[in-house]
A computed fold for a 111-nucleotide RNA from an uncultured Rubrobacteraceae bacterium, annotated as SAM riboswitch aptamer (S box leader).
RNA sequence: CGCUCAUCGAGAGCGGUGGAGGGAUGGGCCCUUUGAAGCCGCGGCAACCGGCGGGGUGAGAAUCCCGUGCCAGGUGCCAACUCCCGCGGAGGAUACUCCGAGAGAUGAGUC
Repeated sequence: CGCUCAUCGAGAGCGGUGGAGGGAUGGGCCCUUUGAAGCCGCGGCAACCGGCGGGGUGAGAAUCCCGUGCCAGGUGCCAACUCCCGCGGAGGAUACUCCGAGAGAUGAGUC
């Protein structure tokens, strides 16, 4: 890199450094010299994995299952729904709304 599964309308920012970009991509629309990205420090959110319990199934549970409680070790994240749209469908009035796919992100697993 690829593949599989789960989740994506909630939540959580200050300081230093840096000096013009950033929001994946095309379009839109935003953020940004009242200081972007990146890096560093500290803080926070969350609970995917993990740990400790609880419950279930079984004759028997470290082992299998869980819309369950607590913790926060490994990740992740801290403008805007994944910022919105892009492809297909439904309603409608070309607005608009809804459903699904695709793409992307994160985690876990796997050749």